Predicted 3D model of a 66-nucleotide RNA (Fluoride riboswitch aptamer (crcB RNA motif)) from a Planctomycetaceae bacterium. The organism belongs to Planctomycetaceae, within Bacteria.
């Protein structure tokens, strides 16, 4: 990188793990793949977040101290 099979004891929720709640998909070509401003219709430039949310643990970041 191409095909193909399978998928409720399933799957998905912008960066890893696990436990709980929660919502979405299941016609799988699905559910899901953030946001902001300029040019203009896809190109540049800057921004939060390891969570859908809680909690914990790892990873990086930022202070401060030994």
């Nucleotide at each position: 990188a191409c095909g193909g099979c399978a998928a409720c004891u399933g799957g998905g929720g912008a960066u890893g793990g696990a436990g709980u709640c929660c919502c979405c998909c299941u016609u799988a070509u699905a559910a899901c793949c953030g946001c902001u401003u300029g040019c203009u219709g896809g190109c540049a430039a800057g921004c939060u977040g390891a969570u859908g949310a809680c909690u914990c643990c790892u990873a990086c970041c930022g202070a401060c101290g030994a």